[in-house]
Molecule: Glycine riboswitch aptamer
Organism: Actinokineospora enzanensis DSM 44649
RNA sequence: GAGCUGGGCGCGGGAGAGUCCCCGGGUGACACCGGGGCACCGAAGGAGCAAACGUCCCCGUCAAUCUCUCAGGUAAAGCUACCGUUCCAGCCAG
Numbered sequence: 001g002a003g004c005u006g007g008g009c010g011c012g013g014g015a016g017a018g019u020c021c022c023c024g025g026g027u028g029a030c031a032c033c034g035g036g037g038c039a040c041c042g043a044a045g046g047a048g049c050a051a052a053c054g055u056c057c058c059c060g061u062c063a064a065u066c067u068c069u070c071a072g073g074u075a076a077a078g079c080u081a082c083c084g085u086u087c088c089a090g091c092c093a094g
Stems, first nucleotide, its partner, number of pairs: 001092001003091003007088002010085004018038001020037006039074003045070001046068003052061003
């Protein structure tokens, strides 16, 4: 010191889908809490697969914002893949 990193902290942006039904607690009534049921969403996480590559074959390696929906979620709040940005750390051409 130009850059690179599925690295770290902070800040900003950030979608989707019933605050549906029933029961119990609770309240003056709501709110709120717990349990059950059905429906739905996919962008924490998780799982699966193509091409390609390896291999004689079987098979193996292997991606996602694709698929699944285990988990999570469907008012608000919060979280969120991903994007931007300051700083830090590591790597590194010159």